[in-house]
The RNA shown here (c-di-GMP-I riboswitch aptamer) has 87 nucleotides. Rfam family: c-di-GMP-I riboswitch aptamer. From the family's description: GEMM was predicted in a large-scale screen for bacterial structured RNA regulatory elements. The sequence was found by an Rfam model in a public genome assembly.

RNA sequence: AAAAUAUAUCGGCAAACUUACUGAAAAGUAAGGACGCAAAGCUUAGGGCCUUCCUUGAAACACUCAAGAUGGCAGCCAGUUGCAGAC
Numbered sequence: 001a002a003a004a005u006a007u008a009u010c011g012g013c014a015a016a017c018u019u020a021c022u023g024a025a026a027a028g029u030a031a032g033g034a035c036g037c038a039a040a041g042c043u044u045a046g047g048g049c050c051u052u053c054c055u056u057g058a059a060a061c062a063c064u065c066a067a068g069a070u071g072g073c074a075g076c077c078a079g080u081u082g083c084a085g086a087c
Base pairs, nucleotide, nucleotide: 012037013036017032018031019030020029021028022027035075041080042079043078046077047076048073049072050071054068055067056066057065058064
């Protein structure tokens, strides 16, 4: 220096759920709360998943259904940067 990897005190993050706000929704933010996490740091260009205000189609309005991200999810994979330290 590189690869693999147990553990991690002091610490870090924070699922479900609750309340408030934003949003059409998915979801997000804040506070509470801890299921978990050694990248649960960052990135939505790739795969995957969620949603459909809107668009298109079902002759036509409404309703409903189907299809479609440009909306989301990084605590799904992936990419990328990094911490501790036994052998």